[in-house]
The prediction has a mean pLDDT of 84. This is a predicted structure of a 318-nucleotide part of an RNA (large-subunit ribosomal RNA, domain IV) from a wastewater metagenome.

Context: one part of a larger RNA
RNA sequence: CCCUCCUUAAGGAACUCGGCAAUACAGCGACCGUAACUUCGGGAUAAGGUCUGCCUAGCUUGUCUAGGCCGCAGCAAAAGAGCCCAAGCGACUGUUUAUCAAAAACACAGGUCUGUGCUAACACGAAAGUGGAUGUAUACGGACUGACGCCUGCCCGGUGCCGGAAGGUUAAGGGGAUGAGUGCAAGCUCUGAACUGAAGCCCCGGUAAACGGCGGCAGUAACUAUAACUGUCCUAAGGUAGCGAAAUUCCUUGUCGGGUAAGUUCCGACCCGCACGAAUGGCGUAACGAUUUGGGCACUGUCUCAAGGAGGGACUCG
Numbered sequence: 001c002c003c004u005c006c007u008u009a010a011g012g013a014a015c016u017c018g019g020c021a022a023u024a025c026a027g028c029g030a031c032c033g034u035a036a037c038u039u040c041g042g043g044a045u046a047a048g049g050u051c052u053g054c055c056u057a058g059c060u061u062g063u064c065u066a067g068g069c070c071g072c073a074g075c076a077a078a079a080g081a082g083c084c085c086a087a088g089c090g091a092c093u094g095u096u097u098a099u100c101a102a103a104a105a106c107a108c109a110g111g112u113c114u115g116u117g118c119u120a121a122c123a124c125g126a127a128a129g130u131g132g133a134u135g136u137a138u139a140c141g142g143a144c145u146g147a148c149g150c151c152u153g154c155c156c157g158g159u160g161c162c163g164g165a166a167g168g169u170u171a172a173g174g175g176g177a178u179g180a181g182u183g184c185a186a187g188c189u190c191u192g193a194a195c196u197g198a199a200g201c202c203c204c205g206g207u208a209a210a211c212g213g214c215g216g217c218a219g220u221a222a223c224u225a226u227a228a229c230u231g232u233c234c235u236a237a238g239g240u241a242g243c244g245a246a247a248u249u250c251c252u253u254g255u256c257g258g259g260u261a262a263g264u265u266c267c268g269a270c271c272c273g274c275a276c277g278a279a280u281g282g283c284g285u286a287a288c289g290a291u292u293u294g295g296g297c298a299c300u301g302u303c304u305c306a307a308g309g310a311g312g313g314a315c316u317c318g
Base pairs, nucleotide, nucleotide: 001313002312003311004310005309006308007307008306010304011303014302019299029051030050031049032048037042039147053069054068055067056066057065058064059062070074082297083296084295085294086293087292088291089289090288094106095105110145111144112143113142114141115140116139122131123130124129148284149283150282151281153214154213155212158211159210160207161206162205163204164203167202168201169200173196174195179190180189181188182187215233216232217231218230219229242276243273254270255269256268257267258266
């Protein structure tokens, strides 16, 4: 010096990206007591207090009451939660990168769309056949969303899908005009126009919880500012409700308020949203979380600032 431990005056997070780590506080049981919020089940062991041994007596025989006794110490050992407030995300219990990631990722119950009438769709397989299923649309497959509550706006121009069949286009095939070669000829061999001819595409409709999309420029009110209003251009239609410097905000440490003596983080607002927005779901939400963020109480060698000790290494000899 390193590792694993133990103790520490005064202070008590001043440490640090961050209370990481660690001490402990509390802990068991009994009694008292227990908030917001809530899906009325919870939250909750919330939080926060008090008691705890032994002897004697009493009765109402009890985890009782009264009096007394001892000790540093009475759940006398061991074991056995730190707690609170606020916010983000995900409803939850679960699952995951065996060996750097456990999460906000996956799954989930629930929701919606879509396919499928049974020799089902779909999947495996040259096939036989098998699964689906010894099931039958309250079933099975696929896709998206993701408890619950309130909701889910506008656009079908493009792409996709579904439906339509009048017309256009369109292959092989059918058809055989015309022309050519050859032959004395009969003929043979070629050429191949019109016409006919399916799906598809063009075309006509529908469809967005299908893929997706959801504007610009000017002017205007009797202070100023702003613009309910007006004009104009473009579009398939111009972003509704809700939310908003957000896990999304570049400028940005935006501005205001709160918390601190002091706050690029945090919370509440504002809204000129660089570049939120409604099942690629929007906004809330009790409970839950080895989740993320901010604050507080308690507590401590994290620190001010280090000291002492134990064991094992390192080091020396062998």
Description
Rfam family: Bacterial large subunit ribosomal RNA. The RNAcentral record of the full RNA draws on SILVA.